[in-house]
């Protein structure tokens, strides 16, 4: 100066006019109802009003309903290296391991394949308790060569020995070397990988050393499954109360209508047992409902209103303590959208940023900067119960850490 | 707002680790004077995008797109 890599924040500002949802205030004057008194969603004044992602609804929770607690077994789901943060998390934070990059840094669903079971097409001899197709090497014995030995040297066949070398494949049953043998092999050693063992560091993950095994144990768990830890459902259209209206209807299901005492005003109350229902299933144990009706699924009828839930909260800014960090804490101020088919807009001016034209200056010929003028007047999108976070989406723009190259001092 | 559910051929749909199938439709031959029927042969696919695990993905995750379907209250 170039090129990179991480983090963090803005994402148009300032004025006027106009209107839109909400809240507070006044009827002095306008508007509006009312005869009037008065009373006003409608006039008048004051205040507040989307986001970084409000999106996807991928994960956690509050907060409400659902009579359910508790014990033990199955079965569904999720999660998965440690350790820690946190209301909780599949999130965030330091640490381990493994890959990548010269380097800041980034990337990993990263638990278990000696618990079991399944699968590796093709192709190759062989896909896992092994096995030999070329090939290597003995030994027999035929053929061929020779005077003779088949020697550094021939060609089928037969028995036998071997996994070094070629060839298949994604993956071939440790790898280099030397040694050693007829070839030949962990057959032996000597590193190097790999294994359990044992010391030492560290809460742990793991690391480091020591000797020993002589290789035994190929992948795939985002196959099934094992192990460990989590985890009832359902969602604000949840949920309550008021109104209003209507046929308190139908059909099918599925469980159930059982005994005994006691008071009685004879209408019923009320004890005890046993049924039935009750947050995945089954069983138990407590408990709660019922006591003759309860529940499912359909079909039909009626309404489409109002209130509350609903916005002061794991809240927001500022200063400070603790901890590498995630986070915690203390102190001070604030008070910050609550609509309901669903408000938060439109126009105009001035700036500002980008960008087209055109003119000028400067140059290191890559551009820089001034001016005049036109354009976009900004990207992605848009609150619906509310927060923690993932992930997707985004014009443009700034600010801060660091790395690695060139150059000049 | 809120729970779900799918996406393979031109339509409907099987397929769920190993070289993509099925009816219909098309297309061309046969059969008829011809046309339906029948009958034999063919074409024709980015398995909705992107990633990732795997040796290998339509099939398994994990994002993103598009499309479907449900729901209030009262007796």
């Nucleotide at each position: 100066u170039c090129a990179g890599u991480c983090g963090g924040c803005c994402g148009g500002a300032c004025g006027g006019c106009c209107g839109c949802u909400c809240c507070g205030g006044g009827c002095u004057a306008c508007g509006c109802c009312g005869a009037a008194a008065g009373g006003u969603u409608u006039u008048c004044c004051g205040g507040a009003g989307a986001g970084g992602a409000a999106a996807g609804u991928c994960c956690g929770g509050g907060c409400u309903c659902c009579a359910c607690g508790g014990a033990c077994a199955u079965g569904c789901g999720g999660u998965g290296c440690c350790g820690g943060a946190u209301a909780a998390g599949g999130u965030c934070c330091g640490g381990c391991g493994g890959g990548g990059g010269c380097g800041a840094c980034c990337c990993c669903a990263g638990g278990g394949a000696u618990a079991g079971c399944g699968c590796c097409a093709c192709a190759g001899a062989a896909a896992a308790c092994a096995a030999a197709c070329c090939g290597c090497c003995g030994c027999g014995g035929c053929g061929c060569g020779u005077u003779g030995c088949g020697u550094u040297u021939u060609g089928g066949c037969g028995c036998g020995g071997c996994a070094a070398g070629g060839g298949u494949g994604a993956a071939a049953c440790g790898g280099u070397g030397c040694g050693g043998u007829a070839a030949g092999a962990g057959c032996g050693c000597a590193c190097c990988g790999c294994g359990g063992u044992u010391c030492c560091g560290g809460c742990a993950a793991c690391g480091g050393a020591a000797a020993c095994g002589g290789c035994a144990c190929g992948g795939c768990a985002a196959g099934c499954c094992c192990c460990a830890c989590c985890g009832g459902g359902a969602g604000c259209a949840a949920a309550a109360c008021c109104g209003a209206a209507u046929a308190g209807g139908g059909a099918c299901g599925g469980c159930g209508c059982g005994g005994a005492g006691g008071c009685u005003u004879c209408g019923g109350c009320u004890u005890c047992c046993a049924g039935a229902u009750c947050g995945a299933u089954g069983u138990c144990c407590g408990g709660a409902u019922u006591g003759a009706g309860c529940c499912g699924u359909c079909c039909g009828g009626g309404u489409g209103g109002g209130u509350u839930g609903c916005u002061c909260g794991a809240g927001a800014c500022g200063c400070u303590g603790g901890g590498c960090a995630a986070c915690c804490g203390g102190c001070g101020u604030c008070c910050c959208a609550g609509a309901g088919g669903a408000a938060u807009g439109g126009c105009c001016g001035u700036c500002a940023c980008g960008u087209g034209c055109g003119g000028g200056a400067c140059u290191u010929c890559g551009g820089u900067c001034c001016c005049g003028u036109g354009c976009c007047c900004u990207c992605c999108a848009g609150a619906a119960c509310c927060c923690g976070g993932c992930u997707u989406a985004c014009a443009g723009g700034c600010c801060g850490g660091c790395u690695g190259a060139u150059c000049g001092c | 707002g809120g729970g779900c559910g799918g996406u393979u051929a031109g339509c409907u749909c099987a397929g769920c680790g190993g070289a993509a199938g099925a009816g219909c439709a098309c297309a061309u031959c046969c059969u008829u004077g011809a046309c339906a029927u029948g009958g034999a042969u063919g074409g024709g696919g980015u398995c909705g995008c992107a990633g990732g695990u795997u040796c290998g993905a339509u099939c398994c995750c994990u994002g993103c797109a598009c499309c479907g379907c449900c729901c209030a209250c009262c007796a």